[in-house]
Background:
Predicted 3D model of a 341-nucleotide part of an RNA (small-subunit ribosomal RNA, central domain) from an uncultured Erysipelotrichaceae bacterium.

Context: one part of a larger RNA
RNA sequence: UUGGGCGUAAAGGGUGCGCAGGCGGUUUAUUAAGUUUAGGGUGAAAGCGUUGGGCUCAACCCAAUACAGCCUUAAAAACUGGUAAACUAGAGUGCAGAAGAGGGUAGUGGAAUUCCAUGUGUAGCGGUAAAAUGCGUAGAUAUAUGGAGGAACACCGGUGGCGAAGGCGGCUACCUGGUCUGUAACUGACGCUCAGGCACGAAAGCGUGGGGAGCAAAUAGGAUUAGAUACCCUAGUAGUCCACGCCCUAAACGAUGAGAACUAAGUGUUGGAGUAUUUCAGUGCUGCAGUUAACGCAAUAAGUUCUCCGCCUGAGGAGUAUGCACGCAAGUGUGAAACUU
Numbered sequence: 001u002u003g004g005g006c007g008u009a010a011a012g013g014g015u016g017c018g019c020a021g022g023c024g025g026u027u028u029a030u031u032a033a034g035u036u037u038a039g040g041g042u043g044a045a046a047g048c049g050u051u052g053g054g055c056u057c058a059a060c061c062c063a064a065u066a067c068a069g070c071c072u073u074a075a076a077a078a079c080u081g082g083u084a085a086a087c088u089a090g091a092g093u094g095c096a097g098a099a100g101a102g103g104g105u106a107g108u109g110g111a112a113u114u115c116c117a118u119g120u121g122u123a124g125c126g127g128u129a130a131a132a133u134g135c136g137u138a139g140a141u142a143u144a145u146g147g148a149g150g151a152a153c154a155c156c157g158g159u160g161g162c163g164a165a166g167g168c169g170g171c172u173a174c175c176u177g178g179u180c181u182g183u184a185a186c187u188g189a190c191g192c193u194c195a196g197g198c199a200c201g202a203a204a205g206c207g208u209g210g211g212g213a214g215c216a217a218a219u220a221g222g223a224u225u226a227g228a229u230a231c232c233c234u235a236g237u238a239g240u241c242c243a244c245g246c247c248c249u250a251a252a253c254g255a256u257g258a259g260a261a262c263u264a265a266g267u268g269u270u271g272g273a274g275u276a277u278u279u280c281a282g283u284g285c286u287g288c289a290g291u292u293a294a295c296g297c298a299a300u301a302a303g304u305u306c307u308c309c310g311c312c313u314g315a316g317g318a319g320u321a322u323g324c325a326c327g328c329a330a331g332u333g334u335g336a337a338a339c340u341u
Stems, first nucleotide, its partner, number of pairs: 004312003007295002012309001014200004021193003025087007033080002035076008049065006090190001091187003094183005102176007109153001114148007124135002161168002205246006214240002219235004257308006265286009290297002314341003323334004
């Protein structure tokens, strides 16, 4: 290993593309590598196994026999593989339609906050559980008009939609990816998965240059308190925004890898097709069989099966040490042991 598992107990890689590898639809013919059958060779002796026998038994001893494997000859042709020919149910293309916050670039709109200018106006405003710091007679708060600037897009808005995931939301234009339905014209297994590899990858963070309204780590002050390096308040810098380049991690979660087939019903909803009973693709709820330690899952499976990949093996030490690789750094990836229990 045969023969365990991975929703919550340890365990699904953050996501995709994809070379090698593994696996692979239907039919016919052929081949005979795998496979199966039969024969031969080898398989030293001892030992082991089996059967029988000898020392009164046993140990011990004797005899016979047997095995895997390898080599070889002949045969079989169902299955797997190879070769040849064909098919259309998988996969893809075409044609006709459809929906969408999918992505990128440019432009543009209104509400609100803040600031500036001016008018009106006068003693407060603000804030809290209560206060104070703070702002205000150099005229604030409030109110009106005009202007500046940045960021985000109320209502619609929805277990609604789109995307591989991260994620995506005002409007318009341009560029652009994918999906679904119908049809059945075309190709004819072109497929599935994927160690390495490549690409993408929230937030925070880093580099250079811009930008900076609001918010706000750090920081300062006021409170609270025994203290208060907090919670509350007043301020406020990085940052948040843009461009380019890095970083590569998350409770990156459905804590559920991808693909395929099969297995009661009922009921919402999104997008198609159909005159229609219906049907296809998504997205929810309830629920049978089954399953599960239970909770629950239940055609969007955690049910019944197949293929491929990743991962787990008591807790702590420890995602640490060390080495290596990557990174500007922060750090990331890979990843132990002693020892304790």